[in-house]
RNA sequence: GUUCUUUCACAGAUCAUCGCUUCCGCCCGGAAGGGCGGAGGAGGAAAGUCCGGGCUUCACAGGACAAGGUGCUGGCUAACGGCCAGGCUUCGCUUUCGUAAGAUGGCGAAGACGGAAAGUGCCACAGAGACCAUACCGCCCUAAUUACCGAGUGUUGCGGGGUUGUUAGGGUAAGGGUGAAAAGGCGGUGUAAGAGACCACCGGCAUUUGCGGUAACGCCGAUGCGCGGGAAAACCCCACCUGAAGAAAGGCUAAACAUCCCCGGCUGGUCCGGCCGAUGGGGAAGGUAAGCCGUUAGACGUUUGCAGCAAUGCGAAUGCCAGAGAGAUGAUGAUCCGUUUCCUGAGUGAAAACUUAGGGGAUGACAGAACUCGGCUUAUGAGGUAGAAUUCUA
Numbered sequence: 001g002u003u004c005u006u007u008c009a010c011a012g013a014u015c016a017u018c019g020c021u022u023c024c025g026c027c028c029g030g031a032a033g034g035g036c037g038g039a040g041g042a043g044g045a046a047a048g049u050c051c052g053g054g055c056u057u058c059a060c061a062g063g064a065c066a067a068g069g070u071g072c073u074g075g076c077u078a079a080c081g082g083c084c085a086g087g088c089u090u091c092g093c094u095u096u097c098g099u100a101a102g103a104u105g106g107c108g109a110a111g112a113c114g115g116a117a118a119g120u121g122c123c124a125c126a127g128a129g130a131c132c133a134u135a136c137c138g139c140c141c142u143a144a145u146u147a148c149c150g151a152g153u154g155u156u157g158c159g160g161g162g163u164u165g166u167u168a169g170g171g172u173a174a175g176g177g178u179g180a181a182a183a184g185g186c187g188g189u190g191u192a193a194g195a196g197a198c199c200a201c202c203g204g205c206a207u208u209u210g211c212g213g214u215a216a217c218g219c220c221g222a223u224g225c226g227c228g229g230g231a232a233a234a235c236c237c238c239a240c241c242u243g244a245a246g247a248a249a250g251g252c253u254a255a256a257c258a259u260c261c262c263c264g265g266c267u268g269g270u271c272c273g274g275c276c277g278a279u280g281g282g283g284a285a286g287g288u289a290a291g292c293c294g295u296u297a298g299a300c301g302u303u304u305g306c307a308g309c310a311a312u313g314c315g316a317a318u319g320c321c322a323g324a325g326a327g328a329u330g331a332u333g334a335u336c337c338g339u340u341u342c343c344u345g346a347g348u349g350a351a352a353a354c355u356u357a358g359g360g361g362a363u364g365a366c367a368g369a370a371c372u373c374g375g376c377u378u379a380u381g382a383g384g385u386a387g388a389a390u391u392c393u394a
Base pairs, nucleotide, nucleotide: 001390002389003388004387005386007384008383010381012336013335014334015333016332017331018330020041021040022039023038024037025036026035027034028033043366047377048376050375051374052373053372054371055246056245057244058243067242068241069240070239071238072086073085074084075083076082087113088111089110090109091108092107093106094105096103097102114237115236119235120234122230123229136176137175138172139171140170141169142168143167144166145165147163148162149161152158153157184202185201187199188198189197203227204225205224206223207222208221210219211218212217250293251292252291253290259284260283261282262281263280264276265275266274267273300319301318302317303316304315305314306313307312337364338363339362340361341360342359343358344357345356346355347354348353
């Protein structure tokens, strides 16, 4: 210098002019609204809507099934598939011991990390063979045979045997090759060649005493087994969790039109009925238009004390900080700041280049709240802290 990880703060600043939105005060107006002044006005992700809460309505005696989700252990939390701490496994670098297999310590990274000895199914491609599997090359044995060599015999020859090649039958799982994966490793014995076939060591599996730890698990032994894959992000089994829908939730007020009821006059002794009339007044139910609430004071912010390894918890002081009718938070200019580039001057230097002063140009990411909160994930500019790997220079 580059890359990666961790964590922190920031997200251009100030002023002027013109606007937008919410609230408050005053003034004008019958009202609608207008004017003036003041205060507030996006984010670290406001995003994706993936997970979990608050809140609301509906459903609900209890139990079981189904469906979906979660899955090492402990803790935190309102809750979680989140976070913190720990364990185990795998991988990378490295220390020490050992001939080696391997053991051991350190640093770092990753892991949907219950069960493959309940059962069913699967293992593509490649490969000879993918599970109680396999003989393609190789290695070895036997038989036949080609070529060559050739003991012996002693002759126009016969030839035990050996080497090489071919064919057939068999042995083998050491070596090669295929693959993500091929029956534990290493050294020997053994063998025709080989093989846990046998042996020492290393590793593993099963059962188990004791000890440590809340637990996952670890440590020291004992006994047995020559020791036979993967995948549960296939079905499945086990344990635990989950009622559904979401602010267009939901609550309150409530026009108009239509519906229903009551109220007037004439006829009449009274009631029903009929007719006339203002097309009038009053009321009811439903809850549309519209308005209000929900709705922004909250698992809140800032500073700080104590407990805890930490996540976090318990306090203290202090602050109020956007909120909507499809959605305000903007535009322009000037100055400054950061980045980059060009020009000019100066300095250092052998040069490349670096430093510095002035001036001109370009540029300042991702992105816009909609009931709310905790997470996760994704997008994104330029920095700082700490760490790891790697490269270069001295």